The part of an RNA shown here (small-subunit ribosomal RNA, central domain) has 349 nucleotides and comes from Neisseriaceae bacterium 71I. Its Rfam family is "Bacterial small subunit ribosomal RNA".
Context: one part of a larger RNA
RNA sequence: CUGGGCGUAAAGGGUGCGCAGGUGGUUACGUAAGUCUGAUGUGAAAGCCCCGGGCUCAACCUGGGAACUGCAUUGGAGACUGCGUGGCUAGAGUGUGGCAGAGGGGGGUGGAAUUCCGCGUGUAGCAGUGAAAUGCGUAGAGAUGCGGAGGAACACCAAUGGCGAAAGGCAGCCCCCUGGGUUAACACUGACACUCAUGCACGAAAGCGUGGGGAGCAAACAGGAUUAGAUACCCUGGUAGUCCACGCCCUAAACGAUGUCUACUAGUUGUUGGGGUAGCAAUACCUUAGUAACGCAGCUAACGCGUGAAGUAGACCGCCUGGGGAGUACGGUCGCAAGAUUAAAACUC
Numbered sequence: 001c002u003g004g005g006c007g008u009a010a011a012g013g014g015u016g017c018g019c020a021g022g023u024g025g026u027u028a029c030g031u032a033a034g035u036c037u038g039a040u041g042u043g044a045a046a047g048c049c050c051c052g053g054g055c056u057c058a059a060c061c062u063g064g065g066a067a068c069u070g071c072a073u074u075g076g077a078g079a080c081u082g083c084g085u086g087g088c089u090a091g092a093g094u095g096u097g098g099c100a101g102a103g104g105g106g107g108g109u110g111g112a113a114u115u116c117c118g119c120g121u122g123u124a125g126c127a128g129u130g131a132a133a134u135g136c137g138u139a140g141a142g143a144u145g146c147g148g149a150g151g152a153a154c155a156c157c158a159a160u161g162g163c164g165a166a167a168g169g170c171a172g173c174c175c176c177c178u179g180g181g182u183u184a185a186c187a188c189u190g191a192c193a194c195u196c197a198u199g200c201a202c203g204a205a206a207g208c209g210u211g212g213g214g215a216g217c218a219a220a221c222a223g224g225a226u227u228a229g230a231u232a233c234c235c236u237g238g239u240a241g242u243c244c245a246c247g248c249c250c251u252a253a254a255c256g257a258u259g260u261c262u263a264c265u266a267g268u269u270g271u272u273g274g275g276g277u278a279g280c281a282a283u284a285c286c287u288u289a290g291u292a293a294c295g296c297a298g299c300u301a302a303c304g305c306g307u308g309a310a311g312u313a314g315a316c317c318g319c320c321u322g323g324g325g326a327g328u329a330c331g332g333u334c335g336c337a338a339g340a341u342u343a344a345a346a347c348u349c
Base pairs, nucleotide, nucleotide: 003321004320005319006318007303008302012317014202015201016200017199021195022194023193025088026087027086028085029084030083031082033081034080035077036076037075038074039073040072041071042070049065050064051063052062053061054060091192092189093188094187095186096184097183098182099181103178104177105176106175107174108173109172110154115149116148117147118146119145120144121143125136126135162170163169207248208247209246210245211244212243216242217241221237222236223235224234259316260315261314262313263312264311267294268293269292270291271290272289273288274287275286276285277284278283298305299304322349323348324347331342332341333340334339
C1' cells in the first nucleotide's frame, strides 16, 4: 500500500455554515465521452509459458506456437453513467393559519438571604472543632428591633420536563428587538439536493489587556491546629479571580467517550408539543415532531445496542495502524503572554 477498523481495546474533527471536489429523484427524446462488441495496424528480437529437435543427460543451444493483459484507427450497440433539450412532483424550499419554549440581544424592576454602616434594647461571652487554638468581644461583641448602603444569585414552581447546531450553554418578573422549530390543510417553485479538504463563524472554565465594580466565596499568602514531618486534608483570616463593558485566548472526560444525511427492518410502557376521529365529559383510538424505560430479529469479544441502532444498505467527510520516547523536539502559523496548532526521530521494551 492493500485490507481491516473507529461506544468501552488505537481511532468521530468541540460545533455549525459552506466554495472547490465527490455523490445525486422521476420521465421522454437526442448525443455517444465513459461502457460493451467486431475488424485492421502496432505491441522488435531475446526472455517467461506450451509443443518439438540437437549436444550420452542437464544446464545450454535451436524450430514452431501462445502470450505481450496495452495503444491507435475504424464499423456497430444504446441498457447504465455522463452531456444536451423538454416535462413531472414523491426529495428540498416558499406562502397562509395555529402552537409550545430557561433560544439570542438590550432595557427596566421585585422579594428572600449574606455582609457592612447608623441608632435602640441588653451583658459576657461569641465563633470554631474530633478536641482545640489562632480570631472577634467590656473602646460593649454575639443575640434582638428599626433604618440605610452595596454586590451577586434567583428558593418553591422544577420534571425522568422545555429550548438551542454545539457549548459543564440557557431559569425571579415585565417590556422592546430578533433567530429557529413544529403542526394542519391548501397553493406555489420544480431537483433548487446530500456531504464537504482549504476557508469563515461560534465555542465552558481558567487565563490575559484596558476601564469599572467588589456583598458572598476564594487560588496565592498569613496565622492556628494535626503530624515524626504536614509547603496538605480541618480552623481563623485573606489578595487575584469570580461580576460588568470592550478586546484577546480557543482548550476540556468540549461525552451519547457513538460524524452528517437518506431509506428499510416486531412490539410494549411513560412523558412533552401539535393535529384528527368518537364521546356531554372523563377518556379511547389514529397521526406527527421530540424525550425516556424495556425488548424481537439482527449485531457485538463481551458488556451491551436494539425504528432516537452499535441492525440492514447507500453518499460524503474526519481519524487509527504495538508500548515508551511524545502530543514532546525542531521548523512553520497564530497569540500581548500563558500557550495553542501542525508534528517527527534517535534510543528502548